Notes: Predicted 3D model of a 351-nucleotide part of an RNA (small-subunit ribosomal RNA, central domain) from Gansulinema desertorum NX122. It matches the Rfam family "Bacterial small subunit ribosomal RNA".
Context: one part of a larger RNA
């Protein structure tokens, strides 16, 4: 529960596509479905208001009146909302011509490091710690030169800097592909916004087969430390990390802030494009203007903290969720998963 909320107090789906709904821009005319108005029918007695009567008053009876939303008829208005027909560009879309970008898939190539294998040097130690041991080393190791192999990641540039719905995205080439911005105004004429259901995608870590496995390393061994040490340190080290295909679909998926639209002081960066002045050959440099992307900050908002034109202001129109802690995201039953489990999600009782 017709009520107040949702950035930190309980609350914004992880993110986007879209369906039914719900909401819509200017203008003209027609309709009257909503809206208003007139008149009308209905609205049982009893009750309420109004006025009177009757019980000695009251309360209580009783008599006349009136009254009222709704809902039915019917004759009207046409501003709004709808509908229907013609119009229009300022929404949104197309399109010309620039343009930045780790967007995305697939290939192809590269340096530097790590470790390993082979050979040369060379000798007694190395490693590692707070000390230390386990370890590894005279079967020649640590350190060096030279030659091979592997895999995984891409230093500096790098930047509250880019790109993307978000997860997420960085060596370089090269091909194939989306989105954005900017700019002219050519076309199309509300073609919008949101979205219950429903689709898609979706870190990490797990699963299913197949490969790869250098380095890292849950688990597991062992050295230490501790009173003890199932930890922290140190030596090893197995799934897994890594690719291909399929799956799972959660995360402090966060800006802990849901999408759009419009209005409301500025000031300073930084990105990308577009004008112009000065220069004028150009590129700075200065000034505007769109778009992104930081900081501070005015009214205003807020319990404060803080937000503040990228709003947590000021409205408007969609969706989502919240309703004292525990119990509990548990039980149960459904739906998905190979499976772990996800999703939906009480209640007794307790404070």
């Nucleotide at each position: 529960u017709u009520g107040g909320g949702c950035g930190u107090a309980a609350a914004g789906c992880g993110u986007c596509c879209g369906u039914a709904g719900g909401u819509g821009g200017u203008u003209a005319a027609u309709c009257a479905a909503g809206u208003c108005a007139g008149c009308u029918g209905u609205u049982a007695a009893a009750g309420a208001g109004c006025g009177g009567a009757g019980c000695u008053u009251a309360a209580c009876u009783c008599c006349g009146u009136u009254a009222g939303a709704g809902c039915g008829g019917u004759u009207g208005a046409a501003a709004c909302u709808g509908a229907u027909u013609g119009a229009c560009u300022a929404g949104a879309g197309u399109u010309u011509g620039g343009u930045a970008g780790g967007g995305g898939u697939c290939g192809a190539g590269g340096g530097a490091a790590u470790u390993c294998c082979c050979a040369g040097u060379g000798u007694a130690g190395c490693g590692g710690u707070g000390a230390a041991a386990u370890g590894c080393g005279u079967a020649g190791a640590u350190a060096u030169u030279g030659g091979g192999a592997a895999g995984a990641a891409c230093a500096c540039c790098g930047g509250u800097g880019g790109c993307g719905a978000a997860a997420g995205c960085g060596c370089u080439c090269g091909a194939c592909u989306g989105g954005g911005c900017c700019u002219g105004a050519a076309c199309u004429g509300a073609c919008a916004c949101u979205g219950a259901g429903g689709g898609a995608c979706g870190a990490a870590a797990g699963c299913u087969a197949g490969g790869g496995g250098a380095g890292c390393g849950a688990a597991a061994g062992g050295g230490a430390u501790u009173a003890g040490a199932u930890a922290c340190c140190c030596c090893u080290g197995u799934a897994g990390u890594c690719c291909u295909a399929g799956c799972c679909g959660u995360a402090a998926a966060c800006g802990a802030u849901g999408g759009a639209u419009a209005c409301u002081a500025g000031g300073u960066g930084u990105u990308g494009c577009u004008c112009g002045u000065c220069a004028u050959c150009g590129a700075c440099c200065c000034g505007a203007g769109c778009a992104g992307u930081g900081c501070c900050g005015u009214a205003g908002c807020u319990a404060a903290c803080g937000c503040g034109u990228u709003a947590a202001g000021u409205a408007u129109c969609c969706c989502g969720c919240c309703u004292g802690g525990g119990g509990a995201g548990u039980a149960c039953g459904c739906u998905c998963g190979c499976a772990a489990g996800a999703g939906u999600g009480a209640a007794a009782c307790u404070c």

The RNAcentral record of the full RNA draws on ENA and SILVA.